[in-house]
The RNA shown here (transfer RNA) has 71 nucleotides and comes from a Candidatus Woesearchaeota archaeon. The coordinates come from a structure-prediction model, not an experiment, and the mean pLDDT is 82. Its Rfam family is "tRNA". By type it is a transfer RNA. Gene Ontology term of the family: triplet codon-amino acid adaptor activity. The RNAcentral record of the sequence draws on ENA.

RNA sequence: GCGCCUGUGGUCUAACGGUAUGACUCGAGUCUUCCAAACUCGAAGCACGGGUUCGACUCCCGUCGGGCGCA
Numbered sequence: 001g002c003g004c005c006u007g008u009g010g011u012c013u014a015a016c017g018g019u020a021u022g023a024c025u026c027g028a029g030u031c032u033u034c035c036a037a038a039c040u041c042g043a044a045g046c047a048c049g050g051g052u053u054c055g056a057c058u059c060c061c062g063u064c065g066g067g068c069g070c071a
Stems, first nucleotide, its partner, number of pairs: 001070007010024003018054001026042005047063005
C1' cells in the first nucleotide's frame, strides 16, 4: 500500500428498516442485631461525518480505531 472482518452504557451481550435487550458493576431503598445473599427502584450506551428512506444500530459512501491476510 491492497483486501477481508469488526466497533452498542464502566464491562460483556442481543436487536426483519419501526419504543435500543439482558446480565454484571454503580447509587438508593426493603429485609437482617450487623455483613453477605435475596427483592424493588434508579443512573449509564448505538465510534465519527454524510447519503438513501415516512422511518437507520441495521442499507450505501467516507473518516477514525482494533484484528487477520497478502505484498